Notes: Model confidence (mean pLDDT): 76 of 100. Two RNAs folded together computationally: RNase P RNA and transfer RNA, 418 nucleotides in total. Rfam match: Bacterial RNase P class A. Rfam classes the family as a ribozyme.
RNA sequence: CGAGCAGGCCGAGCAGCCGCGGGCACAAGCCGAAAGGCUGUGCGUGAGGAAAGUCCGGGCUCCACAGGGCAAGGAUAACGGGUAACACCCGCCAGGGGCGACCCUCGGACAAGUGCAACAGAAACAAACCGCCCGAGCGAUCGGGUAAGGGUGGAAAAGUGAGGUAAGAGCUCACUCGCCGGCUGGAGACAGUGCGGCGCUGUAAACUCUAUCCGGAGCAACACCGCGGAGGGACAUACGGCCGGCCCGGCCGUCCCAUGGAGGUGGCUGGAACGCACCGGCAACGGUGCGUCUAGAUAGAUGGCUGCUUAAGACAGAACCCGGCUUACAGACCCGCUCGUAUC
RNA sequence: GCGGGUGUAGUUCAAUGGCAGAACACUAGCUUCCCAAGCUAGAUACGUGGGUUCGAUUCCCAUCACCCGCUCCA
Numbered sequence: 001c002g003a004g005c006a007g008g009c010c011g012a013g014c015a016g017c018c019g020c021g022g023g024c025a026c027a028a029g030c031c032g033a034a035a036g037g038c039u040g041u042g043c044g045u046g047a048g049g050a051a052a053g054u055c056c057g058g059g060c061u062c063c064a065c066a067g068g069g070c071a072a073g074g075a076u077a078a079c080g081g082g083u084a085a086c087a088c089c090c091g092c093c094a095g096g097g098g099c100g101a102c103c104c105u106c107g108g109a110c111a112a113g114u115g116c117a118a119c120a121g122a123a124a125c126a127a128a129c130c131g132c133c134c135g136a137g138c139g140a141u142c143g144g145g146u147a148a149g150g151g152u153g154g155a156a157a158a159g160u161g162a163g164g165u166a167a168g169a170g171c172u173c174a175c176u177c178g179c180c181g182g183c184u185g186g187a188g189a190c191a192g193u194g195c196g197g198c199g200c201u202g203u204a205a206a207c208u209c210u211a212u213c214c215g216g217a218g219c220a221a222c223a224c225c226g227c228g229g230a231g232g233g234a235c236a237u238a239c240g241g242c243c244g245g246c247c248c249g250g251c252c253g254u255c256c257c258a259u260g261g262a263g264g265u266g267g268c269u270g271g272a273a274c275g276c277a278c279c280g281g282c283a284a285c286g287g288u289g290c291g292u293c294u295a296g297a298u299a300g301a302u303g304g305c306u307g308c309u310u311a312a313g314a315c316a317g318a319a320c321c322c323g324g325c326u327u328a329c330a331g332a333c334c335c336g337c338u339c340g341u342a343u344c
Numbered sequence: 345g346c347g348g349g350u351g352u353a354g355u356u357c358a359a360u361g362g363c364a365g366a367a368c369a370c371u372a373g374c375u376u377c378c379c380a381a382g383c384u385a386g387a388u389a390c391g392u393g394g395g396u397u398c399g400a401u402u403c404c405c406a407u408c409a410c411c412c413g414c415u416c417c418a
Base pairs, nucleotide, nucleotide: 001340002339003338004337005336007334008333010331012309013308014307015306016305017304018303020046021045023043024042025041026040028039029038030037031036048315052326053325055324056323057322058321059320060218061217062216063215067248068247069246070245073214074213075212076211077210079091080090081089082088093107094105095104096103097102108209109208113207114206115203116202117201129150130149131146132145133144134143135142136141158176159175160174161173162172163171177199178198179197180196181195182193183192184191185190222266223265224264225263228417238254239253240252241251242250243249273292274291275290276289277288278287279286280285345414346413347412348411349410350409351408354368355367356366357365362398370386371385372384373383374382391407392406393405394404395403
């Protein structure tokens, strides 16, 4: 210099003027009996890295349960750790890709059982189409043996060599491969093994099995106030309702003060929060100390103009709140590493 | 904002993981003096991308588009 790999961070800035939401203050004005409301003035504050998709996990709220049993359904999937939790993250193992930095993997079990494997092929988990061998027959052909060879297929009955045989075959032997068990090492997945056994097609993002986990709904949840409107009628081993599958079993109500539409108030933002330093850890992350306060609307604010920065432009706009994942994205910056070429 | 569902031909719908069909519509031909009806033939599709699998409309993941529901005044 060229070609790449991986990670982090930002996502316009400054100044002036005008405007909008929330908060606090006020010596101003109007309304009101008051509480207070509206307007005004001042101060300070006001979208994101994804606020998005709503795909996971939680907080929170209500319902159910907190008596027993059974069944069903859903989710996850190598191993060790992190976390409030997770399908997330870190580390590591195995397999695959790349010369390499590095990247990818829904990565338990088909050697428990069942299903499926179209077409082709003789045969798809058990098999004789051609071929080879033996026998019968003058012959066409028939009976038997055989998985070495041909051909089909995504997949063909461990592979190579030798022995053996009528021809052949793990039938036998040597080496190799794979699986299961044992032994050694490791925290474990796993690795190694000249110890034994076996030779077993693929598919679980097919049913299923194994292990672990899971109550339901969602802030339009839910709680309180509630102008107005409408509504209700007689007591018993009967009726109705509930346990959001079932059974046993159990509980509640039958009222004279409650339900609750419009509307209002709360929920509502200070939190598993953020920044810095130190310590522990390979890391994810954890601990301690100091500092900071950072939107809260309800028809829904966060915008416009001018000037400068070479130019202001990408994806996109909070609606209960967090932790992740995924998807969209103009551009800017920082750090580490690999390969190739040239020069010193 | 929250929850749920559906995408197959121009339209309405089918299809067990193994060659995507039906009806109506469309085009051409036959028939007719012409049209309609009828008969014959033909064209047209699995929303998009990735994965699992020998093989995907079907199974899994992501994404896009559309549809429906969300507190009881009777």